[in-house]
Molecule: transfer RNA
Organism: Candidatus Dojkabacteria bacterium
RNA sequence: GGGCGAUUAGCUCAGCUGGUUAGAGCGCUACAAUGACACUGUAGAGGUCACUGGUUCGAUCCCGGUAUCGCCCACCA
Repeated sequence: GGGCGAUUAGCUCAGCUGGUUAGAGCGCUACAAUGACACUGUAGAGGUCACUGGUUCGAUCCCGGUAUCGCCCACCA
């Protein structure tokens, strides 16, 4: 330098052919329970879907660019 893949909650990850309100597990908070802690149960908070531009009536999803990470290939001294 070239190619491919990934980027969604604090962490690990789903998300179907573009369509009504974006989800799970763990974690966190409150309550219940316990003498207390842990476990367990119930409820809740937490998201500019990496950034930017475009297509569209409508984008987490499609297209271009940028950034970060990973893998492969090539090149130089």